[in-house]
Molecule: Bacterial RNase P class A
RNA sequence: CUUGCGGGGCAUGCGGCCGCUGCCGUCAGGACCGAAAGGGGACGGGAGAGGAAAGUCCGGGCUUCACAGGGCAGGAUGCCGGAUAACGUCCGGCAGGGGUGACCCUCGGGACAGCGCAACAGAAAUAAACCGCUGCAUCUGCAGCAAGGGUGGAAAGGCGGUGUAAGAGACCACCGCUUCCCCGGUAACGGGGAAGGCACAUGCAAGCCCCAUCCGAAGCAAGACCGAGACGAAGCGAUACGGCUGCCCGCCGUGCUUCAGGCAGGUCGCUCGAGCCAUCCGGCGACGGUUGGCCUAGAUAGAUGGCCGCACACGACAUAACCCGGCUUAUCGCCCCGCCUUUUUA
Repeated sequence: CUUGCGGGGCAUGCGGCCGCUGCCGUCAGGACCGAAAGGGGACGGGAGAGGAAAGUCCGGGCUUCACAGGGCAGGAUGCCGGAUAACGUCCGGCAGGGGUGACCCUCGGGACAGCGCAACAGAAAUAAACCGCUGCAUCUGCAGCAAGGGUGGAAAGGCGGUGUAAGAGACCACCGCUUCCCCGGUAACGGGGAAGGCACAUGCAAGCCCCAUCCGAAGCAAGACCGAGACGAAGCGAUACGGCUGCCCGCCGUGCUUCAGGCAGGUCGCUCGAGCCAUCCGGCGACGGUUGGCCUAGAUAGAUGGCCGCACACGACAUAACCCGGCUUAUCGCCCCGCCUUUUUA
């Protein structure tokens, strides 16, 4: 230098005018709307979407209801240690796999608790002998064998030898497996040694299931407060009017007062928070702590828009609705840091 790997950041920029939604200050003052609660004026100043605001897939805060404790059912998670408010997230390891390498990938407990499934091919799929090998008889039988071939994802350890009629863990070395011991490590696990001669004989738990751990339900249209008329209850008054009903009795409604609930309406919840920035300390890291500074949308039919000028690399995906931590998905382009490989040079 080329190519690659990992991490972090930005998200057209600058200016002018008009508008929209909150906030602050000053003035005005109870004009106007409303039964009330409450809303509301003018001028000036300042603020006003994202890295994903998205999908609503996990976790938590908050709110209301439920709740002694335990269990059943249901759901989620699943190597080990740590971080955290919590997590299915993140960090650091382990094991297995991929890459020359930087580095990347893994839904990674249990298949002697039980059930289920394993197409096709193949003689046979958890049970063996199709081709074959050997011996004896002799032209097709009897007996032994599983090395080799063939089918398959998988054929009851692998490979090399000894052995044998041919063979075979039948025996031996190495590897694998199982059990035990020692050492290192918090642990997963790693290293070493010894014994067993290899069976209950395969795989799938991302099929049911088993084991361990965790989970109460619903969500800001949650919910809290104010709340006239109407609706509901009780009482009072009147026997006036209307209805059932032509008449009597009776009942209901119309009036007033009190109470309850809370539909319409209004206010709060609502944005100061597991907050952001800088700094230093601890930690490999996720993260935790110290000190200082900052306040950064809060609407309720729902505000970010429109017009113009300049610049260039010509501008992607996309617009908050209770708030946070994650995950996933979408995204024109640009910048920074660390590292690997190849080639060349020193």